[in-house]
Molecule: transfer RNA
Organism: Candidatus Bipolaricaulota bacterium
RNA sequence: GGGCGAGUAGCUCAGCGGGAGAGCACCUGGCUUACAUCCAGGAGGUCAUAGGUUCGAGUCCUAUCUCGCCCACCA
Numbered sequence: 001g002g003g004c005g006a007g008u009a010g011c012u013c014a015g016c017g018g019g020a021g022a023g024c025a026c027c028u029g030g031c032u033u034a035c036a037u038c039c040a041g042g043a044g045g046u047c048a049u050a051g052g053u054u055c056g057a058g059u060c061c062u063a064u065c066u067c068g069c070c071c072a073c074c075a
Stems, first nucleotide, its partner, number of pairs: 001071007010024004018055001026042005048064005
């Protein structure tokens, strides 16, 4: 330098162009003598960044950034 993949909640990840979600973690209540388990509820998101397409973008297109893998080049 070229190619491919990934970037969404604190963590691990879903999410066939129209409601942003799950598990774990966290908070509150219940249960218990108490803790844990379990049950119910809750909080938490500029969907990497900036543009574009569209009535409408996490999703499609372009550029950039970060991480990973492969290839090539130089020494």